The RNA shown here (transfer RNA) has 75 nucleotides and comes from an Armatimonadota bacterium. The same sequence occurs in records of 2 taxa. The organism belongs to Armatimonadota, within Bacteria. The RNAcentral record of the sequence draws on ENA.
[in-house]
RNA sequence: GGGCCAGUGGCGCAGGGGGAGCGCGUCUCCUUGGCAUGGAGAAGGUCGGGGGUUCGAAUCCCCCCUGGUCCACCA
Numbered sequence: 001g002g003g004c005c006a007g008u009g010g011c012g013c014a015g016g017g018g019g020a021g022c023g024c025g026u027c028u029c030c031u032u033g034g035c036a037u038g039g040a041g042a043a044g045g046u047c048g049g050g051g052g053u054u055c056g057a058a059u060c061c062c063c064c065c066u067g068g069u070c071c072a073c074c075a
Base pairs, nucleotide, nucleotide: 001071002070003069004068005067006066007065010024011023012022013021018055026042027041028040029039030038048064049063050062051061052060
């Protein structure tokens, strides 16, 4: 340098054009004499960055960044 894969709440992931969600974690409440377990609820995301297409983009296209992997090049 080239090919492929990935980037989404604190962590692990789903979602592949029209409601941004699940599990764990955090906080509050209930339950207990208290803790754990259990139950109910809440907060937390401008979906890696920019541009384009579209009535509408996390999703499609282009460029860039980061990580992984393979190949090539130099020595």

Source information
Its mean pLDDT, the model's own confidence on a scale to 100, is 84. Its Rfam family is "tRNA". Its family is annotated with triplet codon-amino acid adaptor activity in the Gene Ontology. Rfam classes the family as a transfer RNA.